[in-house]
Predicted 3D model of RNase P RNA and transfer RNA as a complex of 476 nucleotides. Model confidence (mean pLDDT): 79 of 100. It holds a member of the Rfam family "Bacterial RNase P class A". Rfam describes the family as follows. Ribonuclease P (RNase P) is a ubiquitous endoribonuclease, found in archaea, bacteria and eukarya as well as chloroplasts and mitochondria.
RNA sequence: AGUUGACCAGACGACCGCGUCGGGCCGGGUGACCGGUUCGCCGAGGAAAGUCCGGGCUCCACAGGGCAAGGUGGUGGGUAACACCCACCCGGGGUGACCCGCGGGACAGUGCCACAGAAAACAGACCGCCGUCCGGUUCGCCGGGCGGCAAGGGUGAAACGGUGGUGUAAGAGACCACCAGCGCCGGAGGUGACUCCGGCGGCUCGGUAAACCCCACCUGGAGCAAGGUCGAGAGGGCCGCGGAGACGCGGCCUGCGCAGGCGUUCGAGGACGGCCCGUCCGAGCCUGCGGGUGGACCGCUGGAGGCUGUCGGCAACGGCAGCCCGAGAAGGAUGGUCGUCACCUGGGCCAGUGCCGCAAGGCGGCUCAGGGACAGGACCCGGCUUACCGGUCGACUCGU
RNA sequence: GGGCCGUUAGCUCAAUUGGCAGAGCAAGGGACUCUUAAUCCCUAGGUUGGAGGUUCGAUUCCUCCACGGCUCACCA
Numbered sequence: 001a002g003u004u005g006a007c008c009a010g011a012c013g014a015c016c017g018c019g020u021c022g023g024g025c026c027g028g029g030u031g032a033c034c035g036g037u038u039c040g041c042c043g044a045g046g047a048a049a050g051u052c053c054g055g056g057c058u059c060c061a062c063a064g065g066g067c068a069a070g071g072u073g074g075u076g077g078g079u080a081a082c083a084c085c086c087a088c089c090c091g092g093g094g095u096g097a098c099c100c101g102c103g104g105g106a107c108a109g110u111g112c113c114a115c116a117g118a119a120a121a122c123a124g125a126c127c128g129c130c131g132u133c134c135g136g137u138u139c140g141c142c143g144g145g146c147g148g149c150a151a152g153g154g155u156g157a158a159a160c161g162g163u164g165g166u167g168u169a170a171g172a173g174a175c176c177a178c179c180a181g182c183g184c185c186g187g188a189g190g191u192g193a194c195u196c197c198g199g200c201g202g203c204u205c206g207g208u209a210a211a212c213c214c215c216a217c218c219u220g221g222a223g224c225a226a227g228g229u230c231g232a233g234a235g236g237g238c239c240g241c242g243g244a245g246a247c248g249c250g251g252c253c254u255g256c257g258c259a260g261g262c263g264u265u266c267g268a269g270g271a272c273g274g275c276c277c278g279u280c281c282g283a284g285c286c287u288g289c290g291g292g293u294g295g296a297c298c299g300c301u302g303g304a305g306g307c308u309g310u311c312g313g314c315a316a317c318g319g320c321a322g323c324c325c326g327a328g329a330a331g332g333a334u335g336g337u338c339g340u341c342a343c344c345u346g347g348g349c350c351a352g353u354g355c356c357g358c359a360a361g362g363c364g365g366c367u368c369a370g371g372g373a374c375a376g377g378a379c380c381c382g383g384c385u386u387a388c389c390g391g392u393c394g395a396c397u398c399g400u
Numbered sequence: 401g402g403g404c405c406g407u408u409a410g411c412u413c414a415a416u417u418g419g420c421a422g423a424g425c426a427a428g429g430g431a432c433u434c435u436u437a438a439u440c441c442c443u444a445g446g447u448u449g450g451a452g453g454u455u456c457g458a459u460u461c462c463u464c465c466a467c468g469g470c471u472c473a474c475c476a
Base pairs, nucleotide, nucleotide: 001397002396003395004394005393006392007391008390010341011340012339013338014337015336016335018043019042021040022039023038024037025036026035027034028033045374049385050384052383053382054381055380056379057223058222059221060220064277065276066275067274069219070218071217072216073215074088075087076086077085078084089103090101091100092099093098104214105213109212110211111208112207113206126153127152128149129148130147131146132145133144134143135142136141161179162178163177164176165175166174180204181203182201183200184199185198186197187196188195189194227298228297229296230295235254236253237252238251239250240249241248242247256290257289258288259287260286261285262284269281270280271279291475292474293473305324306323307322308321309320310319311318312317343371344370345369346368347367348366349365350364354363355362356361401472402471403470404469405468406467407466410425411424412423413422419456427443428442429441430440431439449465450464451463452462453461
């Protein structure tokens, strides 16, 4: 000067304040319980975030067959599972530590490759090179017809291997040597991706699958406002009391009204999400207008939990033993002030002189001012991604 | 809290096998008119919300962000 991994997210004290839970006291209530006060325990994160993946959990009949749709994509392992993690392989970058890769298939098929360019995929000939014929000629060559070629120029993101030679009228894998790639065969190593070695074949074959597609594997749907229990109300019915009646009050039961359409074994609708088949449930379903209630409890936090030790494994991770309990709110609680210390940045001063250095200077001491980020649970976990003032420790690389 | 959609000129919207980003209104200039409006002609105006990737090439395909919006209780 860098690379990489792990961790922290100021500490302590005082005062004031907030939330759940537990105990005491006081008040209310027949009671369940509610309110107040006081004491005690506990009280956000590495990302709680985005909601991008994967699971647990709950309900839908524990999910049938085919097509379709979506997802994943080197190999081997880890895991509850994954698009995550670990190790390795291959390709690319870096002097290096190390980093990056949506990393199957383009000889199964189809599509696309704008502009430019002669030609853009079983290719093609503008300039050019060469042969021959005709015409012209200032004897250098020029023009035209026919034919051969693809080396050189030029276009493009991309032009059908590269270098050298042989060969030829000029040329060309046409042929030869070496190199690069591809394919086939044999051997060795590895669980495997793959690597290494040897031989053969002139085979030289564009790109694109984050285009359709093919191959292999995976996927039922919805989501804690899931789901369950209790209560209330609109509307209606019955009973009792009061009243001449309209009606009012109280109790009990049921859980709203109106309109239109479809349907009740000739089966609406639902499970079933896109379609078909098949199976099952099935008397209600859909649309519009109006009205009422939006309260309590469970789900709810002890779990693929954390820490320590040990064993297995390169590692991710797993086994065993011991110890620990660390939020459950519902206008939604974790904050504020002060003091001391520590950290970072900037300024000023330094009597004296400790250390390093030839020196400039640095380490150091005192003091003043400023700073401390990103951001906050809402069913719970495992990841990914994004945001973030800074700090600590370990390992490693390069230069001097 | 859960589920889903959108972002293109000043405004409202187009843009399909990925190949020069357009239309209407608005704005500016000119013509017509005594003048204005209407009408006609011309012109300017774009980080396709931002960043990265695939590709020769991205408004379009993929990923991550930013902003804006919609919907979901019970009687049902």